[in-house]
RNA sequence: UGCGGGGUAGUGUACGGUAGCACAGAAGGCUCAUAAUCUUCUAGACUUGGUUCAAUUCCAAGCUCCGCAA
Numbered sequence: 001u002g003c004g005g006g007g008u009a010g011u012g013u014a015c016g017g018u019a020g021c022a023c024a025g026a027a028g029g030c031u032c033a034u035a036a037u038c039u040u041c042u043a044g045a046c047u048u049g050g051u052u053c054a055a056u057u058c059c060a061a062g063c064u065c066c067g068c069a070a
Stems, first nucleotide, its partner, number of pairs: 001069007010023004017053001025041005046062005
C1' cells in the first nucleotide's frame, strides 16, 4: 500500500418490527454450612450520514482490531 473479515452488557454469541441467550456479578430462597439448584436484579448496538413506515441488521464514508499478499 492492496484485499478479505470483524466491532452488540465484564466475556462469548443471536436478531429488518420493544435487543435476546449463555457464562460472570449482586440480592434473596433452600441447607447446620458450602457447593449445586430456584427466583429476582444490574449491565449493551464503534462514529457520522443514507435507504426504509421502522435500521443493531441493508448501503456509503470514517475510526479501530485481526488475517493474507507485497